[in-house]
C1' cells in the first nucleotide's frame, strides 16, 4: 500500500428495512431480615462519526475513525 471481518447499555450478546432497539450480568432504590447474603419487585443506561438511498435505516450504499486478520 491492497483486501476481508467487526464496531449496539459499564460488560457479554440479540434485533438483516417497519410500530416503543431487547435479554443476562453489573449498578441504584424498595420490600423482607436483629444484620448481611441469596431470592423478590421496580428503575437507570446504548446503535463509532459524517453524508446518501428510502415513506421508513441498527440493518442497504459512500467516506472517515478504531480493533482484528490476510497478502505484498
Nucleotide at each position: 500500500g491492497c483486501c476481508c471481518u467487526u464496531g449496539u447499555a459499564g460488560u457479554u450478546c440479540a434485533a438483516u428495512g417497519g410500530a416503543u432497539a431487547g435479554a443476562a450480568c453489573c449498578g441504584u432504590g424498595g420490600a423482607c431480615u436483629c444484620c448481611u447474603a441469596a431470592g423478590c419487585c421496580a428503575c437507570u443506561g446504548a446503535u463509532g462519526c459524517a453524508g446518501g438511498u428510502u415513506c421508513g435505516a441498527u440493518u442497504c450504499c459512500u467516506g472517515c475513525c478504531a480493533a482484528g486478520g490476510g497478502c505484498a
Notes: A computed fold for a 72-nucleotide RNA from a bacterium, annotated as transfer RNA. The coordinates come from a structure-prediction model, not an experiment, and the mean pLDDT is 80. It matches the Rfam family "tRNA". About the family: Transfer RNA (tRNA) molecules are approximately 80 nucleotides in length. Its family is annotated with triplet codon-amino acid adaptor activity in the Gene Ontology.